[in-house]
């Protein structure tokens, strides 16, 4: 220096409520308080999953695109510190 690894330490994010906005929605965005958590809870729809509206066919439910959630699973990318 690297890669595995997460002890310690300096910070870091920010569930969820409150409010105002975008949106049919799912969900996102901003702001004040507060801290659920979280070693990538830092980007990324490339695989898988949920979830929302829509068409088409149906007896049950099945296709077909679309959106949309990184704090659902995986993979990639990138990064701070440095015990055992």
């Nucleotide at each position: 220096c690297c890669u595995c690894c997460g002890a310690a330490a300096c910070g870091g994010c920010a569930a969820c409520c409150u409010c105002g906005g975008a949106g049919c929605g799912a969900u996102c965005c901003g702001a004040a308080g507060g801290g659920c958590g979280c070693a990538a809870a830092g980007u990324u729809u490339c695989a898988g999953g949920g979830c929302c509206a829509g068409g088409c066919g149906u007896a049950a439910c099945g296709c077909c695109g679309g959106g949309u959630c990184g704090g659902c699973u995986g993979g990639a990318c990138u990064g701070c510190c440095g015990a055992a």

A computed fold for an 84-nucleotide RNA, annotated as c-di-GMP-I riboswitch aptamer. Of the family's consensus pairs, 95% are formed in the model. The coordinates come from a structure-prediction model, not an experiment, and the mean pLDDT is 87.